Source information
The prediction has a mean pLDDT of 82. Predicted 3D model of a 145-nucleotide part of an RNA (small-subunit ribosomal RNA, 3' minor domain) from a Clostridia bacterium. NCBI's taxonomy places the organism under Bacteria, Bacillati, Bacillota, Clostridia.
Context: one part of a larger RNA
RNA sequence: CACCGCCCGUCACGCCAUGGGAGUUGGUAGUACCCAAAGUCGGCGAGCUAACCGCAAGGAAGCAACCGCCUAAGGUAAGGCCAGCGACUGGGGUGAAGUCGUAACAAGGUAGCCGUAUCGGAAGGUGCGGCUGGAUCACCUCCUU
Numbered sequence: 001c002a003c004c005g006c007c008c009g010u011c012a013c014g015c016c017a018u019g020g021g022a023g024u025u026g027g028u029a030g031u032a033c034c035c036a037a038a039g040u041c042g043g044c045g046a047g048c049u050a051a052c053c054g055c056a057a058g059g060a061a062g063c064a065a066c067c068g069c070c071u072a073a074g075g076u077a078a079g080g081c082c083a084g085c086g087a088c089u090g091g092g093g094u095g096a097a098g099u100c101g102u103a104a105c106a107a108g109g110u111a112g113c114c115g116u117a118u119c120g121g122a123a124g125g126u127g128c129g130g131c132u133g134g135a136u137c138a139c140c141u142c143c144u145u
């Protein structure tokens, strides 16, 4: 490259990340209950025992066995958190090409915009209320010459 301009949304296609999603897979820290090894500690200790005491019997001390508390692992239950996958579904971003229209930018050809309701393939239309960040024309007020 200056209206043969600019520009909006739907739709189609490619790519990217993402929300929802019946569920599914894995991880993680706990909670409640069940069971409970080894071990410490406590109890008990009728069985056992070289050192100590005793002439001896026995005593002292110790041990086994048994009981209890704590407790790893394991199990059951309902949940928490994190991550992966997930039919389907929602919009978003992006793309020198495509489809439909033309909403906005000039009074953009119905001024535009904001809120709301409603309608419509889409931009959007219509109703109500509001704003001027509206062009034009007329009038009023003020300022300057």
Base pairs, nucleotide, nucleotide: 003108005105008101009100011098013095014094015093016092018090019089020088023085024084025083026082027081028080031077032076033075034074039070041068042067043066047063048062049061052059053058111132112131113130114129115128116127117126118125119124